[in-house]
Molecule: transfer RNA
Organism: Candidatus Bathyarchaeia archaeon
RNA sequence: GGGCUGGUAGUCUAGCUGGCAGGACGUCGCCCUCACGCGGCGAAGACCGUGGGUUCAAAUCCCACCCGGCCCA
Numbered sequence: 001g002g003g004c005u006g007g008u009a010g011u012c013u014a015g016c017u018g019g020c021a022g023g024a025c026g027u028c029g030c031c032c033u034c035a036c037g038c039g040g041c042g043a044a045g046a047c048c049g050u051g052g053g054u055u056c057a058a059a060u061c062c063c064a065c066c067c068g069g070c071c072c073a
Base pairs, nucleotide, nucleotide: 001072002071003070004069005068006067007066010025011024012023013022019056027043028042029041030040031039049065050064051063052062053061
C1' cells in the first nucleotide's frame, strides 16, 4: 500500500430485507428475609466511532476519515 472484518448503555451483545434501538450482567427503588444472599416486580441508562450524501424517514444504503483485528504484498 491492497483486501476482509468489527466499533450500539458502566461491561458483553442482538438488530445491518430502511419505519418507536432489544437482551444479559451491573446500578437504583419496592416486595420477600431477623438480616444478607437468592428469588419476584419495576425504573434509570446508548439518538448507534467521526463527518458528509441519498431518502418523507438511516444503527441499517453510498462516500471519506479515525480506531481495533485478520490476511496479502